Overview:
RNAcentral holds the sequence, with entries from ENA. This is a predicted structure of a 73-nucleotide RNA (transfer RNA) from a Candidatus Pacearchaeota archaeon. The organism belongs to Candidatus Pacearchaeota, within Archaea. Its mean pLDDT, the model's own confidence on a scale to 100, is 81. Rfam family: tRNA. Gene Ontology term of the family: triplet codon-amino acid adaptor activity.
RNA sequence: GGGAGCAUAGCUCAGUUGGCAGAGCAACCGCCUCUUAAGCGGAAGAUCGUGGGUUCGAUGCCCUCUGCUCCCA
Numbered sequence: 001g002g003g004a005g006c007a008u009a010g011c012u013c014a015g016u017u018g019g020c021a022g023a024g025c026a027a028c029c030g031c032c033u034c035u036u037a038a039g040c041g042g043a044a045g046a047u048c049g050u051g052g053g054u055u056c057g058a059u060g061c062c063c064u065c066u067g068c069u070c071c072c073a
Base pairs, nucleotide, nucleotide: 001072002071003070004069005068006067007066010025011024012023013022019056028042029041030040031039049065051063052062053061
């Protein structure tokens, strides 16, 4: 220099013909227990990496940039 993949909650990850963003774990509150752990229940937590475009409508399509990983030279 050329090409490809990934970026969604604190963490690990789902989310396909574009139509209200989910789970597990952690943390928080409660139940249980003499207490802790384990177990059970509840509530909360995301402007879906940035900026644009298309569309009535974008996490998903197109472009730009940023970060990480990989391949080629």